This is a predicted structure of a 90-nucleotide RNA (c-di-GMP-I-GGC riboswitch aptamer) from a Bacillota bacterium. It matches the Rfam family "c-di-GMP-I-GGC riboswitch aptamer". Rfam 15.1 lists 1,298 matches to the family in 717 species. The model forms 91% of the base pairs in the Rfam consensus. The organism belongs to Bacillota, within Bacteria. Model confidence (mean pLDDT): 86 of 100.
[in-house]
RNA sequence: GCCGACAAAGGCAAACCUGCCGAAAGGCAGGGGCGCAAAGCCAUGGGCCUAAGGCCCGAAAAAGGGGCUAUGGUCGCCAGGCUGCCGGCU
Repeated sequence: GCCGACAAAGGCAAACCUGCCGAAAGGCAGGGGCGCAAAGCCAUGGGCCUAAGGCCCGAAAAAGGGGCUAUGGUCGCCAGGCUGCCGGCU
């Protein structure tokens, strides 16, 4: 530097359940184990999710309702960036 034996050791941990946080999406911890060779880290670009707040519609007014919006999320959606264990080959 390249590769991952249907590999091995070691590692991570989806759905689901319980508890906590959050308006929600979602997150954290424990159990669990679908999968993962970066499923380690970074929301920078795109995608996707949510809409507390804001704006608009509507309404005599208020409440309820509807639409748009990320400053909220997701790195286990893709791209990009940073870092790295084990094994094989060179």